[in-house]
RNA sequence: AGAGUUUGAUCCUGGCUCAGGAUGAACGCUGGCGGCAUGCCUAAGACAUGCAAGUCGAACGAGAUGGCCCAUUGAAGAUUGAGUGCUUGCACGAUUUCCGAUUUGGAUUCUCCAUCUAGUGGCGGACGGGUGAGUAACACGUGGGUGACCUACCUUUGAGUUUGGGACAACUACUGGAAACGGUAGCUAAUACCAAAUGAUAUACAGUUUCGUUUCUGUAUUAAAAGGCGCUUUACAGCGUCGCUCUUAGAUGGGCCUGCGGCGUAUUAGCUAGUUGGUGUGGUAAUGGCUCACCAAGGCGACGAUGCGUAGCCGGACUGAGAGGUUGAUCGGCCACAUUGGGACUGAGACACGGCCCAAACUCCUACGGGAGACAGCAGUUAGGAAUAUUCGUCAAUGGGGGAAACCCUGAACGAGCAAUGCCGCGUGAGUGAUGAAGGUCCUUUGGAUUGUAAAACUCUGUUGCAUGGGAAGAACGGUCAGACUAGGAAAUGAGUCUGAAGUGACGGUACCAUGCCAGAAAGCUCCGGCUAACUACGUGCCAGCAGCCGCGGUAAAACGUAGGUGGCAAGCGUUGUCCGGAAUUACUGGGUGUAAAGGGAGCGCAGGCGGAAGGACAAGUUGGAAGUGAAACCCACGGGCUCAACCCGUGAACUGCUUUCAAAACUGUUUUUCUUGAGUGGUGUAGAGGUAGGCGGAAUUCCCGGUGUAGCGGUGGAAUGCGUAGAUAUCGGGAGGAACACCAGUGGCGAAGGCGGCCUACUGGGGCACUAACUGACGCUGAGGCUCGAAAGCAUGGGUAGCAAACAGGAUUAGAUACCCUGGUAGUCCAUGCCGUAAACGAUGAUUACUAGGUGUGGGAGGAUUGACCCCUUCCGUGCCGCAGUUAACACAAUAAGUAAUCCACCUGGGGAGUACGACCGCAAGGUUGAAACUCAAAGGAAUUGACGGGGGCCCGCACAAGCAGUGGAGUAUGUGGUUUAAUUCGAAGCAACGCGAAGAACCUUACCAGGUCUUGACAUCGGAUGCACAGCUAAGAGAUUAGUGAAGCCCUUCGGGGCAUCCAGACAGGUGGUGCAUGGUUGUCGUCAGCUCGUGUCGUGAGAUGUUGGGUUAAGUCCCGCAACGAGCGCAACCCUUACUGUUAGUUACUACGCAAGAGGACUCUAGCAGGACUGCCGUUGACAAAACGGAGGAAGGUGGGGAUGACGUCAAAUCAUCAUGCCCUUUAUGACCUGGGCUACACACGUACUACAAUGGCGUUAAACAAAGAGAAGCGAAGCCGCGAGGUGGAGCAAACCUCAAAAACAACGUCCCAGUUCAGACUGCAGGCUGCAACUCGCCUGCACGAAGUCGGAAUUGCUAGUAAUCGCGGAUCAGCAUGCCGCGGUGAAUACGUUCCCGGGCCUUGCACACACCGCCCGUCA
Repeated sequence: AGAGUUUGAUCCUGGCUCAGGAUGAACGCUGGCGGCAUGCCUAAGACAUGCAAGUCGAACGAGAUGGCCCAUUGAAGAUUGAGUGCUUGCACGAUUUCCGAUUUGGAUUCUCCAUCUAGUGGCGGACGGGUGAGUAACACGUGGGUGACCUACCUUUGAGUUUGGGACAACUACUGGAAACGGUAGCUAAUACCAAAUGAUAUACAGUUUCGUUUCUGUAUUAAAAGGCGCUUUACAGCGUCGCUCUUAGAUGGGCCUGCGGCGUAUUAGCUAGUUGGUGUGGUAAUGGCUCACCAAGGCGACGAUGCGUAGCCGGACUGAGAGGUUGAUCGGCCACAUUGGGACUGAGACACGGCCCAAACUCCUACGGGAGACAGCAGUUAGGAAUAUUCGUCAAUGGGGGAAACCCUGAACGAGCAAUGCCGCGUGAGUGAUGAAGGUCCUUUGGAUUGUAAAACUCUGUUGCAUGGGAAGAACGGUCAGACUAGGAAAUGAGUCUGAAGUGACGGUACCAUGCCAGAAAGCUCCGGCUAACUACGUGCCAGCAGCCGCGGUAAAACGUAGGUGGCAAGCGUUGUCCGGAAUUACUGGGUGUAAAGGGAGCGCAGGCGGAAGGACAAGUUGGAAGUGAAACCCACGGGCUCAACCCGUGAACUGCUUUCAAAACUGUUUUUCUUGAGUGGUGUAGAGGUAGGCGGAAUUCCCGGUGUAGCGGUGGAAUGCGUAGAUAUCGGGAGGAACACCAGUGGCGAAGGCGGCCUACUGGGGCACUAACUGACGCUGAGGCUCGAAAGCAUGGGUAGCAAACAGGAUUAGAUACCCUGGUAGUCCAUGCCGUAAACGAUGAUUACUAGGUGUGGGAGGAUUGACCCCUUCCGUGCCGCAGUUAACACAAUAAGUAAUCCACCUGGGGAGUACGACCGCAAGGUUGAAACUCAAAGGAAUUGACGGGGGCCCGCACAAGCAGUGGAGUAUGUGGUUUAAUUCGAAGCAACGCGAAGAACCUUACCAGGUCUUGACAUCGGAUGCACAGCUAAGAGAUUAGUGAAGCCCUUCGGGGCAUCCAGACAGGUGGUGCAUGGUUGUCGUCAGCUCGUGUCGUGAGAUGUUGGGUUAAGUCCCGCAACGAGCGCAACCCUUACUGUUAGUUACUACGCAAGAGGACUCUAGCAGGACUGCCGUUGACAAAACGGAGGAAGGUGGGGAUGACGUCAAAUCAUCAUGCCCUUUAUGACCUGGGCUACACACGUACUACAAUGGCGUUAAACAAAGAGAAGCGAAGCCGCGAGGUGGAGCAAACCUCAAAAACAACGUCCCAGUUCAGACUGCAGGCUGCAACUCGCCUGCACGAAGUCGGAAUUGCUAGUAAUCGCGGAUCAGCAUGCCGCGGUGAAUACGUUCCCGGGCCUUGCACACACCGCCCGUCA
């Protein structure tokens, strides 16, 4: 710091999502240790049990126990020390004396001592600890005020502590009650209570004084405990100390007042009667409507009152670059609360968490009369919940209460326990180590690779762990003991200071240290398609599942699951929730509004905001200095302490704030004095559909009357409804009535907008310019609310109504037609008055001001020049176009800004839901204004780009249409397909571009299908071993495959090494026309032989892209020429290739031949096949732009690519083919493989395609010593002559591996004859009989021949195909396949037409342009209804 996601791609707008950090967390998997922290966020739900506030006997009376008393017992210690042992100064030690813990028994009248206890009394239970329900408030934060106040204990100043009195508990007696708790009578003490004395600096009053509640004086009033303890003293008494009373000052802690600050909602706009103020009374520590009486009518509010909702506030915490946003656990400050609500008492302090009273709900006890209770203290229980700990230890330290003190109390606190809840630290080993070990449900090209120096092995270390031993700091005090000192005092206690000694530890035998021992006991979680670091295999097959967003999964998933491997983090990892960030996505810093969301329809204008020039004053804002405050903790810096760190300690800085004060005076502000340039006013000239009212006018439509006149009119794409013989339409004359104002008329004018158009009159609003420079002197701009205006439609009332015309009716159109078209027609349109208040009310562009190149029109005015008018020049205002800079996402805007700046207002924050619902306001109504949420999607959108598309446009081409010829579609047959059938009818091909297609030929074979019978290392291949009749032939069984028997013979080659071949055995494997053409290669079809498809460099564009390749011509052609920000190039086009048409030359046998009967000869012709030539718009003319080229002509065998072929750009169709072949993966392995026999692929109500033959006379048939081809094929072959047969054919075997021989006869044609328009002398299907050929075999199921039979069919509906010249049409010939089988296919030649005006239309294609919400690209997208 960004990234993903809208699109075919692009730029932008805009949302959604991710990567980061944090957490009082929870959940899943896993879990070695330690330190430091943290731990009911939910039910302020309910709570068993224990503890959390007591203490003082040095305030008081009383009681209990013990001691003190008499006996008894005699621990420990001290002392004496006979002796003994020897190391001769040590140990042991009988014994003596003292002290007297302890035991037992008695006594206990008084006094005394110690301890304990209920009560009276004092102080403390207002702190400490908990919680966050309430509270939007002076509750909190911050700064002030209190001359309006209080403050126990503590410190300090001064004075005092005198004299009396009567009670009440306890206790005793009686007594009530289940209990809790009492009642009556009696006794008693006090630092309890009461009275009195004394006293002022306190209080009140009066006077005085003061700005003032200040000062001074006077009057009145007001206090206490001769207390406790200790010491001294002969005694009275004194002293000390702790208390007590009054008082002064302080400290500490509070009370009250106040400026400022911090939530949402206006779909809450008005609220308030003690309310606001005054006077007085009461009350308080104290001010005050705090309370009350009276008086006045105020007070608050758009700078948001009141209401509603939510919430403890802050220091801080998290995040962030910051500004901010979110939050208020732990720690600290404040507040509030203590089951809920209310109340006071006591007290210095409470309206009191572990006090009282009342009420309520709940729980418990009860003898039913009545009582008890309050964990939001610490533990703990239960409930709730995703979820949060021990009914622990100690007062050792710190702190608190009481006490003179010892000491007691302290769930505050310090510690321990539990929890990976968090932060920090450590470890789970380190080094060497390649046979790159084994293993792995890993991958694999089978070679190997990976795990991986990882392991093993060797060496080392010992953090941690285990064991043993040692072992802290935290401890200082107070108090006690010993000693010394200081001040005062008569003295002593006492007080203070110093030194020393002993003693005090919950944690805890913990931290830490030492020694020993062993690599031994200690790694998981998650991810691996992109974002985002990290990849393979198998399984699954839109299933199971994943997913934060995009999205993955439909048989080869790097996205699911598992495994291996990799990446990341690590005692944790991942998920979920929440917050900030990224998000400049609410924009103060730091956004926008022409088209993406967004300018109010327009104007006037109160408040508000902003505001011209000059001088002076002030000092509110502003700037600077100083002072106070901004608690500590936190953060930051530095230093220090735990081995480091987390953590802790110290110092500093900081705390961006508030307050006070001093100073400055530029700017803003306030005030004052001026000014004229902003703004406005007056006079003169001038433009205009500006507005309102009244009047007038002509043209036209319709209607009425009359005349003329006759059969239609009208209307449409075409019609019909309609009108018309009762006289329409048409035409002439007259009349009525309403509405609108042709031409002029113009991106001309006016108006704020809506809007305004015949002419005249009246009234009236506004504006521009110029002259006059006469007046005012900033009077200005904008403008939330507010007010006014506001098209059309609509509403109300009353008029009016010619035309037009929603609704409605009829006629058409249509599948329907509640529409478009037609005929009618009512509201309405018009007028007056009132309402409505909205429009794509648009320039989709708020108003105002200033500035920033030009050019060219037009409207109004003025000036210059001119004698004057035009023309011309200059200038101001308006209204258009083009255009530079600049802006913009682009389109575009561009002095009339969307540029550069300034002020004010309005509005926007993803799409849908929705401008909907509810509420409120407005309206007669219709409706308008304001205006959400739930839910849902990952987009919605803007501009531009390239394609495709359009029943958009332009240009052009093609047998595309048209013009023609011949067909198909009807019949019969052949053949293919669908369907059906079947044991099987094998499989594939499916619009064009499947269907006489794969198949250039299914009787067996083919054959892949079916039935039955068989084989299992196999019909076929390779490898190992063994063997060597390479099991022929024959016989039998069988449908055959095969099986059984018999059995001649005794393998071949050799360089002598071996090799070949065959049989048998074993397993590796073979095999598959099984699947996937959507896993593939190769091959092919198609658009299309259409003229296109691209690239490099340059240029333009933010970019996708554009340019080039577009334009003007031309061409069959992106063919060529010209022009051009392009210049070049490539694949295509063309040419090069083959063939055909002409000629030359060379050569030639089997060809040919003038010679010849032939043989021979020849080298002319025909022919054959080599090499050349030839055609290039080359020449001439015209046109064209002096071009390219076109047209015409000459010459020429051929003329404008001469004809034909081969040749198929980038690409499209997931086009076809796994059954030609190859091939990945999957499947199968006594079968989906292999063999055999038979059957099937040939079926047959039917439908379609492609052909053949016909329907006849341009014909059929017959006859002829009757003509003329080309191109091919031939040895398991073609097969001549001859002979036989009506014929198919048979026989025969000459010739020929072919310019030689054979197939081989060409046919149509021609000539002659006949038929005479018929289902025929047409047509030939079908059928019968008899034959022939091939072949192991002709039944299913071949072809041919002869005789006989003689079907449909008389030219074919809708529709549709081919063809532009040697073409169509027609005629025959050959070949491949092949034993045999062609109407098919591929070739060959013979005869040989018609037509093309032309490009409007159909189909297909090319180029340019335009629109687009399409991009799977119109077979698109998409709306509504129904399911």
Predicted 3D model of a 1427-nucleotide RNA (small-subunit ribosomal RNA) from an uncultured bacterium. Rfam family: Bacterial small subunit ribosomal RNA. Model confidence (mean pLDDT): 81 of 100.